[in-house]
Context: one part of a larger RNA
């Protein structure tokens, strides 16, 4: 000077308290440990590993295992020799395929000093080399997590101290804030805070198709004429500043007010934005890279298998245990998005998954598309008309291919489960809870992830205690 203390003071935070809903019990999904295995590839391990890398493992991916093959190599540059086309489509033989052998068809390189001279491509050869998801994240860059969107971290000059250092940054108030005010051997400044940026909430202006329809006609229908007032779209502005009033305070900063005005009031709500640093935190398997190691293999190709195993243990989720519910019927109201190897209407077939046929649409035009919770009827407390696991049978779709190992549909089957011990998690408002919808990845596959809207609470206005953090001592 820091750090630490079951030292002290002050102050924050869903930290506790007050509430609401969960997890921990059940079944299933998913990740991990362990075990097993020829292999179950590798990494991540308190918070800050465990629905994490993986925005999607049947082949591929794939890094793992078994077997079969290649050795200048799947890929790059250089040298020598050969060919002039290369390339594409396709048939046959053998094979699990890679690979090997034999044909058929299409195509018939550019420049040129006309010399296979130059370029380009392929084949063969030699070696320099290629290649390595091999090791080291404790050699590194880059990127990221975390403390933490916490209010801190520093510098110049001056002053003090022999010096390490101190001061400033402490103190009195105040704030979400080292925010601001006052004081002060300090005076200033920088990185952070805030603001500037984006979205939402109000209004104005501009603009009016694919959007909208008040008035006038018209139609099954904003369908058409017409119009751009309204909605909306998308650009530019206005608006909020403790500006006004009262109280309080040191006449300050500020604080209080179911005060006025206002769409909005004291940071209006949300996002982006992450200081100096900490954890030798994470990543050599995104990429880059030092060193080390392999070089007929630790490189490369292929087929099949594995990453999907299963006595068990843990994490994260989904579905339930029912009447605030199940089932049947009815019939409105969203928002965000996606669409050409695509979205696919209407019509028809099938109980259905789905199929047939095609209209329209590179989309404010067409389409995915049906929103769901809602309302009406029924069931009447029973392991049930709850719950749907598991299993049998039959199908559908994607794909070269669903055996290991896909998703969906129908019929049958109908397990555990009657609200969950100790313990533990999230949330303060359009939030929690609940309801559906869309998207990325993607041939197919979503209970995960990312987003969107609908319905819409309870409780706290306190800081004794638990946890984390800040300042002074």
């Nucleotide at each position: 000077u820091g750090a630490c203390g079951g030292g002290g003071g002050c102050c924050c935070g869903c930290a506790c308290a007050a509430g609401c809903g969960g997890u921990g019990g059940a079944g299933c999904a998913u990740g991990u440990g362990g075990u097993u295995u020829a292999a179950u590839u590798c990494g991540a391990c308190g918070c800050a590993a465990c629905g994490c890398g993986c925005a999607g493992a049947a082949c591929c991916u794939u890094a793992c295992c078994a077997g079969c093959c290649c050795u200048u190599g799947a890929c790059a540059u250089c040298c020598c020799g050969g060919u002039c086309g290369c390339g594409g489509u396709u048939u046959c033989c053998a094979g699990a395929g890679a690979c090997g052998g034999a044909g058929a068809c299409c195509u018939u390189c550019a420049g040129u000093u006309c010399g296979g001279c130059u370029g380009g491509a392929c084949c063969g050869g030699a070696g320099a080399c290629a290649g390595g998801u091999g090791c080291u994240g404790c050699a590194u860059g880059g990127c990221u997590g975390u403390c933490g969107u916490c209010a801190g971290c520093u510098c110049g000059u001056g002053u003090c101290g022999u010096g390490a250092g101190a001061u400033g940054u402490u103190g009195g108030g105040u704030u979400a804030a080292g925010u601001c005010c006052c004081g002060c051997a300090a005076c200033g400044a920088g990185c952070g805070c805030a603001a500037c940026c984006c979205c939402c909430g109000u209004c104005u202006u501009u603009a009016g198709u694919u959007g909208c329809c008040a008035u006038c006609a018209u139609u099954c229908a904003g369908u058409u004429g017409g119009g751009c007032a309204c909605u909306c779209u998308a650009a530019a502005g206005a608006g909020a500043c403790u500006g006004c009033c009262g109280g309080u305070g040191a006449u300050a900063a500020g604080c209080c007010g179911c005060g006025a005005g206002g769409a909005a009031g004291g940071u209006g709500g949300g996002g982006a934005u992450g200081a100096c640093g900490u954890c030798a935190a994470g990543u050599c398997c995104u990429c880059a890279u030092g060193g080390c190691c392999c070089u007929u293999a630790c490189g490369g190709g292929c087929u099949g298998g594995g990453c999907u195993a299963c006595a068990c243990a843990c994490g994260u989720g989904c579905u339930a245990c029912a009447a605030u519910g199940g089932c049947g019927g009815u019939g409105a109201c969203a928002a965000u998005g996606g669409g050409a190897c695509g979205c696919g209407a209407a019509g028809g077939g099938g109980c259905a998954a789905c199929c047939c046929c095609u209209a329209g649409c590179a989309a404010a035009u067409c389409u995915c598309a049906a929103a769901a919770a809602g309302c009406c009827g029924u069931c009447u407390c029973g392991g049930u008309u709850c719950g749907g696991a598991u299993u049998g049978g039959g199908c559908u779709c994607u794909g070269c291919a669903a055996c290991u190992c896909g998703a969906g549909c129908c019929c049958a089957u109908g397990a555990a489960g009657u609200u969950g011990g100790a313990a533990u998690c999230g949330c303060u408002a359009g939030u929690a809870a609940u309801c559906g919808u869309g998207g990325a990845u993607c041939a197919g596959c979503a209970c995960g992830c990312c987003a969107c809207g609908g319905u819409g609470a309870a409780u706290a206005a306190g800081u004794u205690c638990c946890c984390g953090g800040g300042c002074c001592u």
Annotation: Small-subunit ribosomal RNA, 3' major domain from an uncultured bacterium, 473 nucleotides, folded computationally. It matches the Rfam family "Bacterial small subunit ribosomal RNA". Its family is annotated with ribosome and structural constituent of ribosome in the Gene Ontology.